[in-house]
Molecule: transfer RNA
Organism: Chthonomonadales bacterium
RNA sequence: GCGCUCGUGGCUCAGUGGAUAGAGCAUCUGACUUCGGAUCAGAAGGUCGGGGGUUCGAAUCCCUCCGAGCGCGCCA
Repeated sequence: GCGCUCGUGGCUCAGUGGAUAGAGCAUCUGACUUCGGAUCAGAAGGUCGGGGGUUCGAAUCCCUCCGAGCGCGCCA
């Protein structure tokens, strides 16, 4: 340099055009407990990597840039 895959809460992931973006773990609060853990209930936490476009409507489709991984190639 070329090709492919990927980027969504703190972490691991789901959501492949239809309106309010979810789950588990973690965190916080409460209940329970002598205390803690476990368990139960609740809460907080997201400019969906950036920008642009298509569409009535985009996490989802297209373009571009950035970043990560894998493969191939070039130079030394």